[in-house]
RNA sequence: CAGGAUAAAUGCCAAACCUGCCGCGAGGCGGGGGCGGAAAGCCACGGAUCUCUGUGACGCGAGAUGGCCGGGUUGCCCUG
Numbered sequence: 001c002a003g004g005a006u007a008a009a010u011g012c013c014a015a016a017c018c019u020g021c022c023g024c025g026a027g028g029c030g031g032g033g034g035c036g037g038a039a040a041g042c043c044a045c046g047g048a049u050c051u052c053u054g055u056g057a058c059g060c061g062a063g064a065u066g067g068c069c070g071g072g073u074u075g076c077c078c079u080g
Stems, first nucleotide, its partner, number of pairs: 001080004012037002017032006035067001041073003045070003048065005
């Protein structure tokens, strides 16, 4: 640098749910928990979904979700 996630090994993350706190809310953070994950590490750029303001309504605007998909970027192991 390239390929691989089949096995092995070191490990890693953590769904639903319960609980405390924050938020109008989607949801986030801490503790428990473990459905699952080869990037379930990070990034809201594109799409998608969700929330809120406002509006007669649509639209616009703001926000959330990276464990919805795509993309970008970084890392462990193995092989060459």